[in-house]
Context: one part of a larger RNA
Molecule: large-subunit ribosomal RNA, domain II
Organism: Phycisphaerae bacterium
RNA sequence: ACCGGCGAGUUACGGUCUGUGGCAAGGUUAAGCUGUUCCGCAGCGGAGCCGAAGCGAAAGCGAGUCUUAAACGGGCGACAGAGUCGCAGGCUGUAGACGCGAAACCAAGUGAUCUACCCAUGGCCAGGCUGAAGUGCCUCUAACCGGGCGCGGAGGGCCGAACGGGUUAACGUUGAAAAGUUAUCCGAUGAGCUGUGGGGAGGAGUGAAAGUCUAAUCAAACUUGGAGAUAUCUCGUUCUCCCCGAAAUAGCUUUUGGGCUAGCCUCGGGCCACUACGGCGUGGGGGUAGAGCUACUGGAUGAAACGAGGGGACCACCAGUCUACCUCCUUCAACCAAACUCCGAAUACCACGCCGACUAUCCCGGGAGUCAGACUGUGGGGGAUAAGCUUCAUGGUCAAAAGGGAAACAGCCCAGAUCGUCGGCUAAGGUCCCGAAUCCAUGCUAAGUGCAUAAGGAAGUCCUCUUUCCGAGACAGCGGGGAUGUUGGCUUAGAAGCAGCCACCAUUUAAAAAGUGCGUAAUAGCUUACCCGUCGAGAAACUGGGCGCCGAUAAUGAACGGGACUAAGCAUGGUACCGAAGCCACGGGAGCCAGGGACUUGUCUCUGGCUCGGUAGGGGAGCGUUGAUAGGCAGAUACAGGCCAUACCGUAAGGAGUGGUUGCGGGCCUAUCAAGUGAUUAUGCCGGU
Numbered sequence: 001a002c003c004g005g006c007g008a009g010u011u012a013c014g015g016u017c018u019g020u021g022g023c024a025a026g027g028u029u030a031a032g033c034u035g036u037u038c039c040g041c042a043g044c045g046g047a048g049c050c051g052a053a054g055c056g057a058a059a060g061c062g063a064g065u066c067u068u069a070a071a072c073g074g075g076c077g078a079c080a081g082a083g084u085c086g087c088a089g090g091c092u093g094u095a096g097a098c099g100c101g102a103a104a105c106c107a108a109g110u111g112a113u114c115u116a117c118c119c120a121u122g123g124c125c126a127g128g129c130u131g132a133a134g135u136g137c138c139u140c141u142a143a144c145c146g147g148g149c150g151c152g153g154a155g156g157g158c159c160g161a162a163c164g165g166g167u168u169a170a171c172g173u174u175g176a177a178a179a180g181u182u183a184u185c186c187g188a189u190g191a192g193c194u195g196u197g198g199g200g201a202g203g204a205g206u207g208a209a210a211g212u213c214u215a216a217u218c219a220a221a222c223u224u225g226g227a228g229a230u231a232u233c234u235c236g237u238u239c240u241c242c243c244c245g246a247a248a249u250a251g252c253u254u255u256u257g258g259g260c261u262a263g264c265c266u267c268g269g270g271c272c273a274c275u276a277c278g279g280c281g282u283g284g285g286g287g288u289a290g291a292g293c294u295a296c297u298g299g300a301u302g303a304a305a306c307g308a309g310g311g312g313a314c315c316a317c318c319a320g321u322c323u324a325c326c327u328c329c330u331u332c333a334a335c336c337a338a339a340c341u342c343c344g345a346a347u348a349c350c351a352c353g354c355c356g357a358c359u360a361u362c363c364c365g366g367g368a369g370u371c372a373g374a375c376u377g378u379g380g381g382g383g384a385u386a387a388g389c390u391u392c393a394u395g396g397u398c399a400a401a402a403g404g405g406a407a408a409c410a411g412c413c414c415a416g417a418u419c420g421u422c423g424g425c426u427a428a429g430g431u432c433c434c435g436a437a438u439c440c441a442u443g444c445u446a447a448g449u450g451c452a453u454a455a456g457g458a459a460g461u462c463c464u465c466u467u468u469c470c471g472a473g474a475c476a477g478c479g480g481g482g483a484u485g486u487u488g489g490c491u492u493a494g495a496a497g498c499a500g501c502c503a504c505c506a507u508u509u510a511a512a513a514a515g516u517g518c519g520u521a522a523u524a525g526c527u528u529a530c531c532c533g534u535c536g537a538g539a540a541a542c543u544g545g546g547c548g549c550c551g552a553u554a555a556u557g558a559a560c561g562g563g564a565c566u567a568a569g570c571a572u573g574g575u576a577c578c579g580a581a582g583c584c585a586c587g588g589g590a591g592c593c594a595g596g597g598a599c600u601u602g603u604c605u606c607u608g609g610c611u612c613g614g615u616a617g618g619g620g621a622g623c624g625u626u627g628a629u630a631g632g633c634a635g636a637u638a639c640a641g642g643c644c645a646u647a648c649c650g651u652a653a654g655g656a657g658u659g660g661u662u663g664c665g666g667g668c669c670u671a672u673c674a675a676g677u678g679a680u681u682a683u684g685c686c687g688g689u
Stems, first nucleotide, its partner, number of pairs: 001689006011095013026050003032044005054061002064076004098236002101233001105226006117199008125190001127159003130155001134151006163187003168183004202218001204214002239622006249262005263370002265367006275360001277356008290343001291341002297337003301333004307328004311323004373398010403414003418588004423584003429578003432563003439574006450565001456550002460547004466541004477534005483507003488502003513528001517526002589612011623678001625675009639665001641662006648655002
């Protein structure tokens, strides 16, 4: 891991509601006793309990009572009419209370044969090295001190076996081993190692101290018990079908992954009114969107003019003048505001009337679940007008929704699956091939744009608008001219059209600047404006729009789903078709409502209408297992049951039949009752493989 078996809402006593039954202003017995056919049942037993009257703390009074001095009052009652005892079920309380699961707490005990420390008594430490104190002799000295040579044998001394340890590395890591092996390394006369016996223990011991060790267990050992501790947590919770069907919100909460009440779901009962809902009409209040602001509050740009105040300059003072300064006032123009408003919608909301729809609304009671929501459209806040971000409001979908489209894709678009059909029509989206289905018309695009993006850029191209020039010849090209005073004056080393400053005249002309650019040291040179000729028809500059171009750089190759397409792209209009579990058609089933019929009066049947996606969850109806009671039944070719095969019946759980095989044990049907009553999942338990 698989297969098989086991495995989770029970029971007792209370409460409450529903169903059903008995009796009913009453209902009912408990213990106990008697009888008995002695699991038990029948009779007796009225103590007690509930109800029929309440109010008050109570005395007490009583359809009233309490408050109070008393109630104008006020509170709780009466005026209504139903209870009670069984049985069954839903939920709830107390109990382990659906099952399994802690980390822990407490009590009583057991442990120091491991290990830490201590006590008593024993044991062990090859060999080698060093050579302290002391001392003998010699020497030295006045004597010490000192020196030399011996003897001597100190040391938590040195090297290194046994012994003890465990530094580094490799191996080992389902090991040879729940801590080892090999090599290497440390101590090795000491605070050394070790045998035996003994001591003290669980908030305690022991500890050269690491929270170490106390029997492979230690920030509180182990065993048993309290004990089924508790678990706002996780996981699991076993047959079928039918009807309805949520929530992820509010308030409070040592509350935020929990709970309580309300909201939303379900079941039963009641109410039957335009109550709720929708449409239309009428009447309302509002201060949002927008807009506006010499209509307030505040912000803020430019201009003008005058006035005022202040600053500065001039002025001896007075008087005054000026001002590229500041503020305010006035006027003009253009603006801004969630906490501005002279204004002011659409919606929404309230009320009334009519109509539609049809009981959806509302009230009472039983049972819930939900309190982590997600994305998307719209209106806002936070953020960076970031986030698959966060937080509100208001719709939708998902959640709890399958089907078609979006290549794939919970939340987007279309559309809500009762079942069957090798029938039909459509939605979104599509119609060249993959791959069901199309053609027509008119334009645009040349970029494979289509088939990713911006600021910005560009004689891309199409349409449109305005202005100017033009057969008295435009525009472009080409040919020619483009001169003179003069090198204007100044400046400058120089300044001659062309460094710079000033001025910018005049003449000849068809025209020609005291010069548009390049150029020179300065000249020179080239060129432009301007004019003539040639040519011969449109030219130039803008405005708005459509579709394109560039901008466009990332890590395997990936920006139509692919092929491919110049339409099979884009725009506009038309036409037909395809396309879903939508709708229609035909047939079957179920639920609810209404009506009819039948009878056994709560069931069956017929007709019509509506409905039948579904998680949490509520309600209903059934299947099957084991046992019990009553009645009935099968079986001699025995039977029941098991296993194997099988094309039968039922909407399902399931139920038969037949064949084979196995088998001495008890079955089947109907009705009723009682449960140790249904397993793919609990890292479930046990067994097998």